[in-house]
Context: one part of a larger RNA
RNA sequence: CCAUCGUUAAGGAACUCGACAAAUUGACCCCGUAACUUCGGGAUAAGGGGUGCCGCGUUAGCGUUCGUAUAACUCGCUUGUGCGAGCGUGAGGCGGCCGCAGAAAAGUGGCCCAGGCGACUGUUUAUCAAAAACACAGGUCGCUGCCAACACUAAACGUGGACGUAUAGCGACUGACGCCUGCCCGGUGCCGGAAGGUUAAAGGGACGGGUUAGCUCUUCGGAGCGAAGCUCAUAACUGAAGCCCCGGUAAACGGCGGCCCUAACUAUGAGGGUCCUAAGGUAGCGAAGUUCCUUGUCGGGUAAGUUCCGACCCGCACGAAAGGCGUAACGACUUGGGCAUUGUCUCAACGAUGGACUCG
Numbered sequence: 001c002c003a004u005c006g007u008u009a010a011g012g013a014a015c016u017c018g019a020c021a022a023a024u025u026g027a028c029c030c031c032g033u034a035a036c037u038u039c040g041g042g043a044u045a046a047g048g049g050g051u052g053c054c055g056c057g058u059u060a061g062c063g064u065u066c067g068u069a070u071a072a073c074u075c076g077c078u079u080g081u082g083c084g085a086g087c088g089u090g091a092g093g094c095g096g097c098c099g100c101a102g103a104a105a106a107g108u109g110g111c112c113c114a115g116g117c118g119a120c121u122g123u124u125u126a127u128c129a130a131a132a133a134c135a136c137a138g139g140u141c142g143c144u145g146c147c148a149a150c151a152c153u154a155a156a157c158g159u160g161g162a163c164g165u166a167u168a169g170c171g172a173c174u175g176a177c178g179c180c181u182g183c184c185c186g187g188u189g190c191c192g193g194a195a196g197g198u199u200a201a202a203g204g205g206a207c208g209g210g211u212u213a214g215c216u217c218u219u220c221g222g223a224g225c226g227a228a229g230c231u232c233a234u235a236a237c238u239g240a241a242g243c244c245c246c247g248g249u250a251a252a253c254g255g256c257g258g259c260c261c262u263a264a265c266u267a268u269g270a271g272g273g274u275c276c277u278a279a280g281g282u283a284g285c286g287a288a289g290u291u292c293c294u295u296g297u298c299g300g301g302u303a304a305g306u307u308c309c310g311a312c313c314c315g316c317a318c319g320a321a322a323g324g325c326g327u328a329a330c331g332a333c334u335u336g337g338g339c340a341u342u343g344u345c346u347c348a349a350c351g352a353u354g355g356a357c358u359c360g
Stems, first nucleotide, its partner, number of pairs: 001355008010346002014344001019341001027051005036041001038176001052097005061089012073076001098102001110339007117331002122134002138174007150160003177326004182256003187253002189249005196244003202238002208232004214225004257275005284318001285315001296312005
């Protein structure tokens, strides 16, 4: 010097990102316990006091077994009551004794106040994350009538769903509880509609082209016309769903404005004008785990507070089941404050054990 321990004057968080670590607290009995609350809790709240041994003491009392006396009736191996004896248990009180110390060791909650998030118990990144993430009861929407929907599968008269049957099963979102959940269906999706438009294969085959048996003309080289057959090219017309179209639907995907003016100080703007939109953000909340400007401003707490709490609202860029706002209880969560306590620190010291190191 390193590791693990022990003790420490005065101070007591001044340490530090942060009381991390350590210390405090701790058992049982008694007293006593607030806000708040879903009336269960909160609660071991908080905060106090007691605890050894001996005697009075075979303490009072209680339990149990037996004996005895007595009462009752259902007359019994009954039940109740009183007394006595044995055993067990045993508060409380008074007096005394010893020590620094009596839950004498070990083991055995520190506490309180106020926010945030998540209701809760649970679950998770085996091996850096345990959480505010996941799950959860509860809520809502959608699909599914049974060979169900949905899922597995190469197939199957297969399997799960389910030996279930809409109070069931599956999918999606939300996430106890309380109060609530506004406006927009123009876009996208889904559901419904079937009049019209468009539209595939297929059906349908008109007109036209090629070829030539033949016919006509001929300068004898050829030219023109041309049925059937074969063939090329196919038009109209018929033709479903879908799409267009018409409606519905937001706890479907999603969206929820701008500019200008205005009240007899000023400021502000109830109000007015105008443009645009499918509709222009309602309630509630708000510098928020969301606020850039920002250490916003005011108040509180401190001697001093970029954090914290309460307000304000100018919300860069909250907002209602990607739920909004509250909420008792709960949390190895997180933020701020306080009491207690301490070697965390001022500031270090001494000791113990095991190493390192030196010598052997």
Large-subunit ribosomal RNA, domain IV from a Planctomycetota bacterium, 360 nucleotides, folded computationally.
The prediction has a mean pLDDT of 86.
Rfam family: Bacterial large subunit ribosomal RNA. Gene Ontology terms of the family: ribosome and structural constituent of ribosome.
The full RNA is in RNAcentral, with records from ENA.